[in-house]
Parts: sequence; structure tokens; C1' cells
RNA sequence: GAAGUUGGCCAGGCGAUCGCUGUUCCGCAAGGGAUGGAGGAAAGUCCGGGCUCCACAGGGCAGAGUGCCAGGUAACGCCUGGGAGGUGAAAGCCUACGGAAAGUGCCGCAGAAAAUAUACCGCCUAAGCGGGCCCGUUUAUUCGGGGUCGCCGGUAAGGGUGAAAUGGUGCGGUAAGAGCGCACCGCGCAGCUGGUAACAGCUGUGGCAGGGUAAACCCCACUCGGAGCAAGACCAAAUAGGGGAACGUUGGUGUGGCCCGCACUGUUCCCGGGUAGGUUGCUUGAGGUACGUGGUGACACGUAUCCCAGAUGAAUGGUCGUCCACGACAGAACCCGGCUUAUCGGCCAACUUCCACC
Repeated sequence: GAAGUUGGCCAGGCGAUCGCUGUUCCGCAAGGGAUGGAGGAAAGUCCGGGCUCCACAGGGCAGAGUGCCAGGUAACGCCUGGGAGGUGAAAGCCUACGGAAAGUGCCGCAGAAAAUAUACCGCCUAAGCGGGCCCGUUUAUUCGGGGUCGCCGGUAAGGGUGAAAUGGUGCGGUAAGAGCGCACCGCGCAGCUGGUAACAGCUGUGGCAGGGUAAACCCCACUCGGAGCAAGACCAAAUAGGGGAACGUUGGUGUGGCCCGCACUGUUCCCGGGUAGGUUGCUUGAGGUACGUGGUGACACGUAUCCCAGAUGAAUGGUCGUCCACGACAGAACCCGGCUUAUCGGCCAACUUCCACC
């Protein structure tokens, strides 16, 4: 200098002018002063909760979710650290990561064959049966030898098909082959060591046999009431305390379904009419920041300090000047912790690799 990886920060600034809005002070009021006013994702509504109500609410089934280990957290499907597998030259990154010896299903086409396993090409023909050919000796169809073909038979090492072919590599052995035997690897079983654990390593033993797939059904472990600020509470006002039907204590109702239990004693449906206004919930929090201590880390504890949007047809905008990195994606609606998605640029730190120079 170049390429890459990981983590963190910023989100237009400043000035002037007009306008909007929360709180508070002054003022009879109009209005004036002070002070505050959208995000890193406010988005998606995907998870987890706080809070409110059912309600003083138990057990089970079905259903749903998660799925290596250990921690963090209010909790989680999140985060941190570790293990295993995969990937990259590396820094790093990814994982829907329990169980195939409980059972069922599936593995198309190709291929002999994908499970009740097998022989397409090939190799052998030692053993058994049969037919020719050649050589030797000889009166040879008959004795001896060589070679060939066929049948019966052996084989799964070589080749082919396929994502995958019944452990792999090597040596020996065989008629040719094969864990047939041996060595190493793999696999099963038993034990030891290290680690909280997931796991890793070592020792011994056994020639040991079909594999894969559970983001297929399933089995196992753990977790799980529901509805939601349009929850809920209060005040005011208005109407037609209207009409009809069904069930009725052996019944009915009670915030996902079913059953049991428990509580209460009426409940449900259809037609028609009136009101839909105001206040509250509503922002002081599992809160932010700084420092210290502990921890590999997520984070926890302590001290100090700060108050940082609460609108309600929905507030923060317009204009001018200037600087610049020339502003992308994009606007709170009860609140918080995460994840995911979108995105113009700028800055900082650490690490990996390559090149050049000293």
C1' cells in the first nucleotide's frame, strides 16, 4: 500500500425569521416568559414479558412451542461462553445440533439388485459331465500330455448404473476371489483419565454387517389459562326498563376446544330504537449516563448524577444564509427486552493474508 474479517459510534450542523405542541410561571383575558419535543430501525406484529380484566381459578386430555452443554436475564424461540459437524488459505462464518436397537413410511429414473437382497459385463473352470483339435509312444477311439468349447458350478475383488451398492487401504492366500487371515483405520462392547457437562483421549476385547431419511409420521425431555389500552376505571347525556322465540335446577352461565372439579342462579338468539361526549389509564422506568469492583464474556453489584415526546382526523414544519460527509431507509400512539427486514454515507479499534522498502 492492497484485499478481507469482526466489533463499536454518528444520523445533517450552525445562525436568523415565521409557525405547531407538552409542562410550568405571570396575567381578568388576549397573550408573554422559561423549558422540553420521533428512530437505529419508530417498520414487521415474529417471540418474551410488565400492566388491566375474566377471577378468589385447581387437575387432566387434546393442541402448540423449543430441542448439544453450561451460564446470563423478569422471561424468551434472545444473548454469552464452550462442544460437535460443516466451510474458508486464514482472521472468521453457518447449524431446524435429543432419538433410526419402539413402530410405520419413503429412497423416483437408471441399474442384476436399493431388502425376504443380488449377478449385466467380466474372472475361474481346481472338483464333476460331455464333444472336437494337436503332440508323443504305438496296431491308439482306448495310454500320457497340452489346448479349446459347452453344461453344471464358484465369485462379488475388477468394470458399469446411481446421491448412495453392504465397511476402507495395504499385504498374504486362492482355481479365481472374499475379513478368508493379518496390520492400521472404522464400528460394537467393557474399563480408565481429563472436564460441572456436552465431549475428548487412552487401554483392552470382538472379524463385527445392510445404509440413509425424523424442516416424514412418531417416541422422549422441558415449557404453555385467555383476551387485550379499541384492556380497564370514573363522570355526564339520551332512549322504546320495546316486541318475539328457545332452554330452564335432571338445566343454564362463567375469556381458545373437551372432561372432571369449583363458583353463581338464570341464560341465549332475532327484529327495532337511543348515545358514542369528557376525564383517566398516559409516561419515573426490569430507566439513562459516568466511575469503581467482580467475571473470559453476556452481565451483576455499589456510588454519584439526570428526567429525556405524551399527540388524539393525530404536534416538531416553512423560508433565507452558511458549513459539510451533499443525507439513504424512513414518523412514537400503553410500556419494555429481543429477533428479522430496509438502508445514503462517514468515523474509530482490533485481527488475517499478500506486495514493496528499511
Predicted 3D model of a 358-nucleotide RNA (Bacterial RNase P class A) from Sulfuriflexus sp.
Rfam family: Bacterial RNase P class A. It is annotated as a ribozyme.
The sequence is in RNAcentral, with records from ENA.
Taxonomically the source falls in Sulfuriflexus (Bacteria, Pseudomonadati, Chromatiales, Granulosicoccaceae).
The coordinates come from a structure-prediction model, not an experiment, and the mean pLDDT is 78.